[in-house]
Molecule: transfer RNA
Organism: uncultured Aeromonadales bacterium
């Protein structure tokens, strides 16, 4: 230096061949209990890594940039 892949909730990771996003685990109310713990119910406004671009519309398309991972040299 050059390929690949990734960055989405606090944390682990889904997501729709473009129509503004969810699970699980943590948390926080509630219910049961003499009280706990376990079991149920109930909560989510996330700049979707930054910045352009296309496009009525971008988490997704295309460009770049910045981190992270691998693999050649």
């Nucleotide at each position: 230096g050059c390929c690949c892949a990734g960055a989405u909730a606090g944390c682990u990771c889904a997501g729709u061949u473009g129509g503004u996003a969810g699970a699980g685990c943590a948390g926080g109310g509630g219910a049961c209990u003499g009280a706990a713990a376990a079991u149920c119910c109930c909560c989510g406004u996330g700049u979707c890594a930054g910045c352009g671009g296309u496009u009525c519309a971008a988490u997704c398309c295309c460009g770049u940039u910045u981190c992270u991972g691998g693999g050649c040299a």